[in-house]
RNA sequence: GGGGCUGUGGUGUAGCCUGGUUAGCAUUUAAGCUUUGGGAGCUUACGACCCCCGUUCAAAUCGGGGCAGUCCCA
Numbered sequence: 001g002g003g004g005c006u007g008u009g010g011u012g013u014a015g016c017c018u019g020g021u022u023a024g025c026a027u028u029u030a031a032g033c034u035u036u037g038g039g040a041g042c043u044u045a046c047g048a049c050c051c052c053c054g055u056u057c058a059a060a061u062c063g064g065g066g067c068a069g070u071c072c073c074a
Stems, first nucleotide, its partner, number of pairs: 001073007010027004020057001029045005050066005
């Protein structure tokens, strides 16, 4: 220098191809219930689409340009 793949709560992950439900699940944290206490269990709450632009009534999803990570070639 050329090409491929990936980027979503604190952490991990689904959804993306085929645009439309309040963006789901697990874990962590906090509160409550339960227990003599602890643990376990149950309920509730908090918390996310890498950035910009475009297309569209509507974008995590489609298009363009960046950034970061990773792999291959040279």
A computed fold for a 74-nucleotide RNA from an archaeon, annotated as transfer RNA. The prediction has a mean pLDDT of 80. It matches the Rfam family "tRNA". Its family is annotated with triplet codon-amino acid adaptor activity in the Gene Ontology. By type it is a transfer RNA.